[in-house]
RNA sequence: GCGAGCGUCGUAUAGUGGUUAUUAUAUCGGCCUUCCAAGCCGAGGACGGCGGUUCGAUUCCGCUCGCUCGCU
Numbered sequence: 001g002c003g004a005g006c007g008u009c010g011u012a013u014a015g016u017g018g019u020u021a022u023u024a025u026a027u028c029g030g031c032c033u034u035c036c037a038a039g040c041c042g043a044g045g046a047c048g049g050c051g052g053u054u055c056g057a058u059u060c061c062g063c064u065c066g067c068u069c070g071c072u
Base pairs, nucleotide, nucleotide: 001071002070003069004068005067006066007065010025011024012023018055027043028042029041030040031039048064049063050062051061052060
């Protein structure tokens, strides 16, 4: 330099254009317990950025940024 793949709460993940964006874990609160742990209930927290298509984009397209892999 060329090509390919990936990017979603702190972490790991689901999501074939429209429903409150899913689940686990972590964090916080409550219940339980003599206390802690475990268990149960609840709360907050995310679509890399910009633009385009569309009535409507996490999803489709382009550029860009980051990471990974391959080729030279």

RNAcentral holds the sequence, with entries from ENA. This is a predicted structure of a 72-nucleotide RNA (transfer RNA) from a Candidatus Falkowiibacteriota bacterium. It matches the Rfam family "tRNA".